Molecule: transfer RNA
Organism: Thermoplasmatota archaeon
RNA sequence: GCCACUGUGGCUUAGGGGUAAAGCGAUUCCUUGGUAAGGAAUAGGUCGCGGGUUCGAUUCCCGCCAGUGGCU
Numbered sequence: 001g002c003c004a005c006u007g008u009g010g011c012u013u014a015g016g017g018g019u020a021a022a023g024c025g026a027u028u029c030c031u032u033g034g035u036a037a038g039g040a041a042u043a044g045g046u047c048g049c050g051g052g053u054u055c056g057a058u059u060c061c062c063g064c065c066a067g068u069g070g071c072u
Base pairs, nucleotide, nucleotide: 001071002070003069004068005067006066007065010024011023012022013021018055026042027041028040029039030038048064049063050062051061052060
């Protein structure tokens, strides 16, 4: 330099046009004499950045950035 893949709550990942979900984690409460376990609720996301297409973009297209792998 070229090619491919990936980027989504603190972490690990779903979701691939109709406004984002689960597990773990955090906080609060219930239960207990107390802890652990268990149960309930709450908070936490400008979906890497900037454009384009569209009535509507996390999703499709282009560029850039970062990471991983491959080729030279």